[in-house]
């Protein structure tokens, strides 16, 4: 959530169940009873009698309540389905047909007295009809029996003919009559049923043996019938691996669903057959029942009582509880169809027929159509222009499906009846008016944005999504889908070829049994004949109906209904065929097998011998050691070891030969000899004639270990004992050493038992060893060809995910066994079976995870490998790590000691310079459109000077001074600046470098990185870019399925070394100086040349290039810079900047003063300075430099001060003038000391700078005079103008450097190499790693939960079994009690009941057992699970 059709609705408690209803009918079977109406008689007028019609009807009596309805508990069965059969059978009502119905007799309800009872329900008596009941007659073509006889059948046995004996019937009613309805027998038939059979029907073998009335025969009951269905008695049968028994789960089916088919799944409605009926048992009446609305017994529940007793059974239609996620009205109606009963009106019917409820299913329609741009308004969005919602709305013109009103009005009825129903339809009028929701939008999949949230909330079928820019969560718009629905969950089925008959595996992804003999069974060579299960065709009969498929036809269509075909793919019969399988006969030899001659072999198994080694004794010789190991120590040795010679014992194994060489079924077998014995191969064709091949159970074999018994033990060795490594070592190494290792008998039966490859046959290119044959060429050992076995390596076709395999197949084909279905749990458990025993073998489920696994591929990585580079290591030289001192870090402290950088690539780094300022921090004081910007309005120019309070920002009050620029129409507008409101908004060193952009760092100036078109490969990729040489270099040759090219290398660029032109001033100079002059030199700055392995030799490959070599100022990128490829560190900066989201907005903005970044038990990084004599100190005359810097500036000559510095100011805006050189040299002292070394600390004195040096600068002076005598483990730079070592400038900057950035003077020592330590580049290798080795991953422990197995027990179910008890009720007995019809004169029998008694009998009770379940203290292990604990077992040679 608008509306119509048609359909379907307790899947669960076969749980209980008020109320009402669902089975009656018949007076034309009967007898009475009552009502009513007539017309008679009596009459006390109230009424009475009996006649007659008509209605009712409790009872006797017929039919009928076995049908219809309804559930699916039970059932693994002849239950059901499918064919057959009954010569073993039955059938009421119905149809057909044949005969018949005579003549009598006794009771009994009802009713009527009486009488028990609370009620149900009864008891005595008496009377009374029948179509109710019981004899007799009558009778067969009916039943049985007895003898004859035809004909038939697969048996038993059927079916006729005639003939005898025997036995059994009947009923009336209506009706004036006709007649009609009934009654007995009987035969056919329909129609329903019984009963047997073959054939098909779920899972379990962790159910393998089951049976006693069981299998069967005979006798005799019993049934409509066959039958162990029953008993008696004899007999030992009968079922099972082709799955018995036993456990579980289930109604079958025709169908439904899906699937393409083969199949898988279900058995709702609708039809059909079976089972049930509150549970279990039982008869009884019947034609039928072992009986839903009948009946008896037991049990359990519910209900009524007067407590004594009785009553009930919705799994009929409706209703109520329950239960459950869940399934409708206590309706109408017999008008239709059908059904009981009536002769028939009728009467019954909750079967049906219809109406309600339910979007449950399935079909149909509808909510409105045409126009309509100002693309409205509103959303939502957004780069602010705009896009979208969108012709959608409004509005204008229109239609009426449905829908309201009214009106008409079926079909179903071929006379009369219509619940449905004034229904469906029509037919007129109304009005767009009452009718749209739901789910999605990452990809799978059709649909995208915004804002909220921020690993939270939450989403999720898979994969995954969400940690501040979520198309993945909410919500919105905005799109899609679908529509009265729509999403969801469940289940089936497909996909899923992922149980693979169609239609698959098994070398490495799950899977070949450890090997062989061999049962069953499975499969089979060549040729004829026979027969015909299998096979094939054909015909018959059957596969009900509806379903389903085609074609038609009726409801306006459709669903739906109807008709007519088809299918039903099966089953039985039957007739044919005879190729193939089968069987059965003959019969061949090529498969097997024998026989004959021959061969090679570590086959097998016993016996016997050999030699070398260890070790062990004994003895000699000798003398301190031996032995061991990375190094060492345990151990042995002065009691004489190791070592050596020489005797002797003993056990075990057999060096060399020896080989992808041989045998063997595997396992396995190795000195030699001897005996026994198996199997192989060749050759020959002599003899069998298919004797084969597999191969479940089953048996035999079977490596090391390891188990029993009894030997034996040289050596070697689990356990153990000791050393030792180690953080630690219950190991890896060493010393010792026990069981076993060996020999015999018996177990054990597993192994990476491998070739991860099952056996047997057959086919299909090759080359090329090796072993054992034969055979041929050849005289021939040789060699050579062919051929058979065996056993290796390449390789084609094929196969294969790839790897690979490849006549010894993993190819191409045939048989057969074994085995596999996703990882973990688990080769666990439980149960069975083997075993002494460890422990085998069979062999799960619960949970759990979404992968686990193969093989290739690409980097990554290896305590792999092979090349190679690098101040990487070695060789050197100086040095840091020890001292003081500076400066950065971390700590720590503080109110704050802002922040930021963190291994190389933080840490004298951002900061090229923190007293204030800076500053970003702390406390205090103030400000709020603000210290900045822009716009808005008013007002004023603007600037400024002094004063007071206060630290100060600030605030107060004086105004001294000053009056700018455009344009005017002189009124004023403007700009520009300032005050002052008021908002927008400024501001933020506030976050976030893991949202950016930009910049940089680093690997690494390593030599890489890539791409087109080609080629190979399913593919990821490969090739190119690998390989031979070569280089500093992926440089370059050279070769090659690759050929070309881009980024990188190099080279252009600056700089330094030479020369050369050209210009020279303020440089230079042939000068004593200056001036002038001049540019030759030095220089200065702009062009240029030069240098290319260009020459020559040797080497290489006739190549690239290497070595020597000449020449030259340089020689093999001459030195040096700038210059950093794809890319990697989420590398670092949000505080240089720019920025996007969030945050703050009287503060996280501004403004101030004062503190702070500068503390200080300590730690670490970088520098300075020493620790001395290659030095300090003092002195001489004094000298030589490059590159900069200088106007708020650098300063010279001079003075003055010990000095820093002061003073003053020539010069110089600079090749001009300042700054401005040290070490070196020369001489001298000092003589090895904490010094005449070092120079920290401090003290006093000073200078400079600055508003100001307290916290907190720098310098001088005197003065003190610390540690420290070369620095442990470790660790850094540096190959030539380089290392050390001296000094000098510059940046910043008021001031202030041991850093920094340049400059230059002086100036070494090693490089044998690449083995190792680091880092890189190339190739190969293994990999379980890909976040890529700072990966990965394993086990215990310790917590939390989960499911499981054992567990002393406990508690229940279940189906048998032995017994005990024993209800109803059939049977059978009967001796006690009662009896109407028959028979008897009678007495009494015949028969019947009643009651007793037995047999079985349910349901209870006992009892041990089986078998299942739940639970249970405590264990046992297994999963999962957050950043625990402990080691690191395993992927690299881990």
């Nucleotide at each position: 959530g608008g509306c119509g059709g048609c359909g379907u609705g307790c899947c669960u408690a076969a749980c209980a169940c008020a109320u009402g209803c669902a089975a009656g009918u018949c007076g034309a079977a009967c007898g009475g009873a009552g009502u009513u109406u007539a017309g008679c008689c009596c009459u006390u007028c109230g009424g009475g009698g009996g006649u007659a019609a008509a209605c009712u009807u409790a009872g006797u009596g017929g039919c009928g309540g076995a049908c219809g309805g309804g559930u699916g508990a039970g059932u693994a069965a002849c239950g059901c389905g499918u064919g057959a059969g009954c010569a073993a059978c039955c059938u009421g009502c119905c149809u057909a047909g044949a005969a018949g119905a005579g003549g009598g007799g006794g009771a009994u309800a009802a009713c009527g007295a009486c009488u028990g009872g609370a009620a149900a329900c009864g008891g005595u008596c008496g009377c009374u009809a029948a179509u109710a009941c019981c004899g007799c007659a009558u009778a067969a073509c009916a039943u049985u029996c007895c003898a004859c006889u035809g004909c038939c059948g697969c048996a038993u046995g059927g079916u006729g003919g005639a003939g005898g004996a025997a036995u059994c019937a009947a009923a009336g009613g209506a009706g004036c009559a006709a007649u009609c309805c009934g009654c007995u027998u009987u035969u056919a038939g329909a129609u329903g049923g019984g009963c047997u059979c073959g054939c098909g029907u779920c899972c379990g073998a962790u159910u393998a043996g089951c049976u006693a009335g069981u299998u069967g025969g005979u006798g005799g009951g019993g049934u409509a019938a066959c039958g162990g269905c029953c008993u008696a008695c004899c007999a030992a049968g009968g079922c099972g691996a082709c799955g018995a028994u036993c456990g579980g789960u289930a109604g079958c089916c025709g169908a439904a669903c899906u699937g393409a088919g083969a199949g898988g799944u279900u058995g709702a409605u609708c039809g059909g057959c079976c089972a049930c009926a509150u549970u279990g048992g039982g008869a009884c009446u019947g034609a039928g029942a072992c009986a839903c609305g009948g009946c008896c017994c037991a049990g359990a529940c519910u209900c009524c009582u007067a407590c004594g007793g009785g009553a009930g059974g919705c799994a009929g239609c409706a209703g109520u509880g329950g239960g459950g996620g869940a399934u409708a009205u206590u309706g109408c109606a017999c008008a239709a169809u059908g059904g009981g009963g009536g002769a028939a009106a009728c009467c019954c019917u909750g079967a049906u027929g219809c109406a309600g409820c339910a979007a449950c299913g399935c079909c149909g329609c509808g909510u409105g159509a045409g126009g309509g741009a100002a693309g409205a308004c509103g959303g939502u969005u957004u780069u602010c222009g705009g896009a979208u919602u969108g012709u959608a709305a409004a509005c204008c013109u229109c239609u009426g499906u449905c829908c309201u009103u009214a009106g008409u009005g079926a079909c179903g009825a071929u006379a009369a009846u219509g619940a449905c129903g004034g229904u469906a339809g029509c037919u007129a009028a109304g009005g767009a008016g009452g009718a749209a929701g739901c789910c999605a939008c990452g990809g799978c999949u059709a649909a995208c944005u915004a804002c909220g949230u921020g690993c939270c909330a939450g989403c999720a079928g898979c994969c995954g999504c969400g940690g501040u820019a979520a198309u993945a969560c909410g919500u919105a718009g905005g799109u899609g889908g679908c529509a009265a629905g729509c999403g969801u969950u469940g289940u089936c089925c497909g996909g899923a070829a992922u149980u693979a008959c169609u239609g698959g595996g098994u070398g490495u992804a799950a899977a070949g049994g450890g090997a062989g003999c061999g049962u069953a069974g499975g499969c089979g060579g060549g040729a004829a004949g026979g027969c015909a299960a299998g096979u094939c065709a054909g015909a018959u009969g059957u596969g009900a109906a509806a379903u389903c498929c085609a074609c038609a036809g009726g409801c306006u269509u459709a669903a739906c209904c109807u008709g007519u075909g088809g299918c039903g793919u099966g089953c039985a019969u039957u007739u044919g065929a005879a190729a193939c399988u089968g069987u059965u006969u003959u019969u061949c030899u090529u498969g097997a097998g024998u026989g004959a001659a021959g061969u090679a072999g570590a086959g097998g198994c016993a016996g016997g011998c050999g030699g070398a080694a260890u070790u062990c004794c004994g003895a000699g010789u000798g003398u301190a050691g031996c032995g061991g190991u990375g190094a060492a120590a345990u151990g042995c040795g002065u009691a004489g070891a190791u070592a050596u010679u020489c005797g002797g014992a003993g056990g075990a194994a057999c060096a060399c030969c020896a080989g992808u060489g041989g045998c063997g079924a595997a396992g396995g077998c190795g000195g030699c000899c001897u005996g026994c014995u198996g199997g192989g191969c060749u050759u020959u064709u002599a003899c069998u004639g298919a004797c084969g091949c597999u191969g479940a159970u089953g048996c035999u074999c079977g490596a090391a270990a390891g188990c029993a018994u009894g030997g034996g033990u040289a050596g070697c060795a689990a356990a153990c004992a000791g050393g030792a490594u180690u953080a630690g070592a219950u190991a890896c190494c060493c010393u010792g050493g026990u069981a076993g290792u060996c020999c015999a008998u018996g177990c054990c039966g597993u192994a990476a038992a491998c070739g991860a490859u099952g056996a047997u046959u057959g086919c299909u290119a090759g080359g090329u060893g090796u072993g054992g044959g034969u055979g041929g060429g050849c005289u021939g050992a040789c060699c050579c060809c062919a051929u058979c076995c065996g056993u290796g390596c390449c390789g084609g076709a094929g196969u294969a995910a790839a790897c690979a395999c490849a006549a010894u197949a993993a190819g191409c084909a045939a048989u057969c066994c074994a085995c596999c279905u996703g990882g973990g749990g688990a080769g666990u458990a439980c149960g069975g079976c083997c075993g002494c025993a460890a422990g085998g073998u069979u062999g799960a489920a619960a949970c759990u995870c979404a992968a686990a696994g193969g093989a290739a591929u690409u980097g990554a990585c290896g305590g792999g490998g092979g090349c190679c580079c690098g101040c990487a290591c070695a060789a050197g030289c100086a040095g840091u790590g020890g001292a003081g001192u500076a400066u950065g870090u971390g700590g720590u402290u503080u109110a704050a000691u802002u922040c930021g950088a963190a291994g190389c690539a933080a840490c004298g780094c951002g900061a090229a310079g923190a007293a204030c300022c800076u500053u970003a921090c702390c406390a205090g004081g103030u400000c709020u459109u603000g210290a900045c910007a822009u716009c808005c309005a008013a007002c004023u120019a603007a600037c400024g000077a002094g004063g007071u309070a206060g630290a100060g920002a600030u605030a107060c009050g004086u105004c001294a001074g000053g009056u700018g620029c455009c344009c005017u129409u002189c009124g004023g507008g403007g700009a520009a600046a300032g005050u002052u409101g008021a908002g927008a908004c400024a501001g933020g060193u506030g976050g976030u470098g893991c949202a950016u952009g930009g910049u940089u760092g680093u690997c690494g100036u390593c030599a890489g990185c890539u791409u087109g078109u080609g080629u190979c490969g399913u593919g990821a990729g490969a090739u190119g870019u690998u390989g031979g040489g070569u280089u500093a270099a992926g440089u370059c040759c050279c070769g090659c399925a690759a050929c070309g090219a881009g980024c990188g290398c190099a080279a252009c660029c600056c700089u330094u070394g030479c020369c050369a032109u050209u210009a020279g001033u303020u440089g230079c100079u042939a000068c004593g100086c200056a001036a002038g002059a001049g540019c030759a030199c030095u220089c200065u700055a702009a062009u240029g040349g030069g240098a290319c392995u260009g020459c020559c030799g040797u080497u290489g490959a006739c190549a690239a290039a290497a070595c020597g070599g000449a020449g030259g100022g340089a020689g093999g990128u001459g030195g040096g810079g700038a210059c950093g490829a794809c890319g990697u560190c989420a590398a670092a900066u949000c505080a240089u900047c720019a920025u996007g989201c969030c945050c703050c907005u009287u503060a996280u903005g501004a403004c101030c003063u004062g503190g702070g970044c500068u503390a200080c038990a300590c730690a670490c990084g970088u520098a300075c300075u020493a620790c001395a004599a290659u030095g300090g100190c003092c002195g001489u005359u004094a000298a030589c430099a490059g590159a900069g810097g200088g106007a708020a500036g650098c300063a010279a000559u001079g003075c003055c001060g010990c000095g820093a510095g002061g003073u003053g100011g020539a010069g110089c805006a600079a090749a001009c003038c300042c700054c401005u050189a040290a070490a070196a040299a020369c001489g001298g002292u000092c003589u090895c000391a904490g010094u005449u070394c070092a120079g920290a600390u401090u003290g006093c004195a000073g200078g400079c700078u600055g508003c100001a040096a307290c916290c907190c600068g720098c310098c001088u002076g005197c003065a003190u005079g610390a540690a420290g005598u070369c620095g442990g483990a470790a660790u850094u730079g540096c190959u030539a103008g380089u290392a050390a070592u001296c000094g000098c400038g510059g940046a910043u900057c008021a001031g202030c450097a041991u850093g920094c950035c340049g400059c230059g003077g002086u100036g070494a020592a090693u490089a044998c190499g690449u083995u190792c330590c680091c880092g890189g580049g190339c190739c190969u290798u293994g990999u379980a790693c890909a976040c890529a080795c700072c990966g990965c991953c394993c086990g215990u422990c310790g917590c939390a939960c989960c499911a499981u197995g054992g567990a002393a027990g406990c508690c229940g179910g279940u189906a048998a079994u032995a017994c005990c008890c024993g209800a109803a009720g059939u049977c059978a007995g009967u001796a006690g009690c009662c009896u109407a019809a028959c028979c008897g004169u009678a007495a009494g029998g015949a028969g019947g009941g009643c009651g007793c008694u037995g047999c079985c009998g349910a349901a209870g009770g006992u009892a041990g057992g089986a078998u299942u379940g739940g639970u249970g203290a405590c264990u046992g292990g297994g999963g999962u699970g957050a950043a625990g604990u402990c080691a690191u077992a395993a992927c690299a040679a881990g």